[in-house]
RNA sequence: UAGAGGCGCGAAAUUUAUUAGUAGCACUGUUGAGAUGGGGGAUUCGGUGACGCAGUUGUAAAAGGAAAUUUCGCCGAAGUCCAUUAUUUUAUAUCCUUCAAAAAAAUGGGCUGGGGCUGUAUCGAAUAGGUACAGGACUGUCAAUAGUAAAGCCUGAAUUACUAUUGUUGCGCUA
Numbered sequence: 001u002a003g004a005g006g007c008g009c010g011a012a013a014u015u016u017a018u019u020a021g022u023a024g025c026a027c028u029g030u031u032g033a034g035a036u037g038g039g040g041g042a043u044u045c046g047g048u049g050a051c052g053c054a055g056u057u058g059u060a061a062a063a064g065g066a067a068a069u070u071u072c073g074c075c076g077a078a079g080u081c082c083a084u085u086a087u088u089u090u091a092u093a094u095c096c097u098u099c100a101a102a103a104a105a106a107u108g109g110g111c112u113g114g115g116g117c118u119g120u121a122u123c124g125a126a127u128a129g130g131u132a133c134a135g136g137a138c139u140g141u142c143a144a145u146a147g148u149a150a151a152g153c154c155u156g157a158a159u160u161a162c163u164a165u166u167g168u169u170g171c172g173c174u175a
Base pairs, nucleotide, nucleotide: 001175002174003173006075008074009073010072011071012070013069014068015067016066024059025058026057027055028054029053030052034045035044037099038098039097040096041095042094043093078112079111080110081109082108083107084106085105087103088102089101090100113139114138117135118134119133120132121131122130123129140169142167143166144165145164146163147162148161149160150159
């Protein structure tokens, strides 16, 4: 530099199902003073009924996640944890500020070869799926031992491929 592991990894787009007849909105009834994840301030709205609750009334989503197809980038592909930096959101009827929580991005460090199954925990609307830990096999790499086949006049050694057992694991392995 180029490659290999295979239900291989990740991203984007389209379609579909689910989310869900749910949230929201309107109406009706009820309640009775405020209207945000918490606090403070300004404006605006509010007894011509705020916030909330209920409805066997009407209307009615979306995001994340999932499956299929296509395209692209790849084989520490990628995932996850910790620390630092600055940003955004949760957020309202609108704006400002502060606290808390969460998300994504960059840098540095740690762990994990890979996919799958089972169990526990967690995220999620979910019996989908993701993540972490543990267990069992499977598979790939390298190594050791033993055997088989090819090659070989014989003997021995080496080489290639396969099988079995054991061990190791990616800054590894092959050319």